The part of an RNA shown here (small-subunit ribosomal RNA, 5' domain) has 545 nucleotides and comes from an uncultured bacterium.

Context: one part of a larger RNA
RNA sequence: GACGAACGCUGGCGGUGCGUAUUAAACAUGCAAGUCGAACGAGAAAGUACCCUUCGGGGUGCGAGUAAAGUGGCAAACGGGUGAGUAAUACCUGGAUAAUCUGCCUUCUGGCUCGGGAUAACAUCGGGAAACCGGUGCUAAUACCGGAUGAGCUCACGCCAUCGCAUGGUGGCGCGGGAAAAGGUGGCCUCUAUUUAUAAGCUAUCACCGGAAGAUGAGUCCAGGCCCCAUUAGCUUGUUGGUAGGGUAACGGCCUACCAAGGCUCCGAUGGGUAGCCGGCCUGAGAGGGUGACCGGCCACACUGGGACUGAGAUACGGCCCAGACUCCUACGGGAGGCAGCGGUUUGGAAUUUUGGUCAAUGGGCGCAAGCCUGAACCAGCGACACCGCGUGGGUGAGAAGGCGUUAAACCGUCGUAAAGCCCUUUUAGGGGGAAAGAAAAAGGGCAGGGCUAAUAUCCAUGCCCCUUGACGUUACCCCCAGAAAAAGCCACGGCUAACUCUGUGCCAGCAGCCGCGGUUAUACAGAGGUGGCAAGCGUUGUUC
Numbered sequence: 001g002a003c004g005a006a007c008g009c010u011g012g013c014g015g016u017g018c019g020u021a022u023u024a025a026a027c028a029u030g031c032a033a034g035u036c037g038a039a040c041g042a043g044a045a046a047g048u049a050c051c052c053u054u055c056g057g058g059g060u061g062c063g064a065g066u067a068a069a070g071u072g073g074c075a076a077a078c079g080g081g082u083g084a085g086u087a088a089u090a091c092c093u094g095g096a097u098a099a100u101c102u103g104c105c106u107u108c109u110g111g112c113u114c115g116g117g118a119u120a121a122c123a124u125c126g127g128g129a130a131a132c133c134g135g136u137g138c139u140a141a142u143a144c145c146g147g148a149u150g151a152g153c154u155c156a157c158g159c160c161a162u163c164g165c166a167u168g169g170u171g172g173c174g175c176g177g178g179a180a181a182a183g184g185u186g187g188c189c190u191c192u193a194u195u196u197a198u199a200a201g202c203u204a205u206c207a208c209c210g211g212a213a214g215a216u217g218a219g220u221c222c223a224g225g226c227c228c229c230a231u232u233a234g235c236u237u238g239u240u241g242g243u244a245g246g247g248u249a250a251c252g253g254c255c256u257a258c259c260a261a262g263g264c265u266c267c268g269a270u271g272g273g274u275a276g277c278c279g280g281c282c283u284g285a286g287a288g289g290g291u292g293a294c295c296g297g298c299c300a301c302a303c304u305g306g307g308a309c310u311g312a313g314a315u316a317c318g319g320c321c322c323a324g325a326c327u328c329c330u331a332c333g334g335g336a337g338g339c340a341g342c343g344g345u346u347u348g349g350a351a352u353u354u355u356g357g358u359c360a361a362u363g364g365g366c367g368c369a370a371g372c373c374u375g376a377a378c379c380a381g382c383g384a385c386a387c388c389g390c391g392u393g394g395g396u397g398a399g400a401a402g403g404c405g406u407u408a409a410a411c412c413g414u415c416g417u418a419a420a421g422c423c424c425u426u427u428u429a430g431g432g433g434g435a436a437a438g439a440a441a442a443a444g445g446g447c448a449g450g451g452c453u454a455a456u457a458u459c460c461a462u463g464c465c466c467c468u469u470g471a472c473g474u475u476a477c478c479c480c481c482a483g484a485a486a487a488a489g490c491c492a493c494g495g496c497u498a499a500c501u502c503u504g505u506g507c508c509a510g511c512a513g514c515c516g517c518g519g520u521u522a523u524a525c526a527g528a529g530g531u532g533g534c535a536a537g538c539g540u541u542g543u544u545c
Base pairs, nucleotide, nucleotide: 001544002543003542005541006540007539008538009537012390013389014388015387016386017385018383019382020348025346026345027344030342031341034074035073036072039071040070047062048061049060050059051058052057081301082300083299091225092224093223094222095221096220097219100218101217105214106213107212108211109210110209111208113147114146115145116144122137123136124135125134126133127132153178154177155176157174158173159172160171161170162169163168183206184205185204186203187202188201192199193198194197227273228272229271234264235263236262239261240260241259242258243257244256245255246254276298277297278296279295280291281290282289283288303324304323305322306321307320326337327336328335329334354380356379357378358377362376363374364373365372366371393424394423395422396421402415403414404413405412428486430481431480432479433478434477444466445465446464447463448462450460451459489534490533491532492531493530494515495514496513500529501528502527503526504525510517511516
């Protein structure tokens, strides 16, 4: 000098950051991932209006094709947290993939045909305390299944060209085999069909299937680098290599069978300890040393251990199954749970915040859109935790009182222009008001010409105009009002080291970073006055260079 700091004394305001470093301990409660009715079938109630009424009530409409639930699609693998494990399957740098995959997105391209059987919801019956489960019956789809077609794709074989880096790559040809699809919405009557205004038709658009290329994201491999201990010296049997097969998106002992007997190691194998790695950050003239909070990249983990499913993609935090520990419910038969998400609680600790607001902006998911969701995010709150800025007044003013020192007592010296008094100013805080800057662009509506089309419809893109949207927010900012008013402490004063006297104490009480002070004149203890330093802080402790 630095710090995610803590402790003591003190404490006016603002801006920007940061805030459980310990118990990867346990968690009450709320929220943190949904969305789509333009995929599908079904579909309430409260309330209200009218009518009827035996005055109990009933019916019809609106509410509303709304809410809630279900099938289906996409998302849930992102975003957010933590650092336990990991010394190399991580990370960093540079290569390889002729050994690979990639939903959504972009560009280009070819398609979108004919059929079928179910099932949830629902109804009903039954079991259970519950969680939930079973039987029977009904129904839909962009859910599921079968057939057809195949530009291109894919598999096997053969041939040709070309290139290369061993296996081979790229392109072409031939033969044989394999694999697709789904519709929705708006509009219209030109075509087609008829019932002459409708869809099976047309049209626009969004979807769906196949392929090529790209982009993005990932997988795998290689080389080098990457802490301590030799008081750890030998380690290894799927071990090292080969052949064949399996498996994977893909290479490979990744797995299996057989064969060979290899492989690593003092340039430190194996074992043990410690540890997430990096960009960076702190320090230092540098070399280096320390460190890995916040922010960014990668990795790992999600009560502990194991496992697979789904999917383009899984360590699947708020998914599933099994086992275990723990907690809770139970009708004792059986069930439920996982804050290392945001708040919050208990515990541990020297120590670390609100059970706040809003989706206004940015970003994400779903949706044609309107929009919904979003503890991501943006804000506010708490904390001098850090850095930065501002203030606690300015001018004039006599040598007052008082304290301290000095003196026999005075005088005198000093605090000190300091105070009072007089003259001013009003930042910030306080009170009142104004303006409403910037964060807002979109979305929506209207008009215009353009594209598509049979079409002046619809739809698509563009331009102009209109209108609306702010959590923060009593915002920033500006003006006015009052009044010096509301705002200074902490540490030190023997030397290092800026700053000195008096009194008390008497090797006591105490101080102390080092040297060392204190045993009767202590500038070193304690108090006082004075002085020095820093200042909303000042000191101490800890860690590091």

The full RNA is in RNAcentral, with records from Greengenes.
The coordinates come from a structure-prediction model, not an experiment, and the mean pLDDT is 84.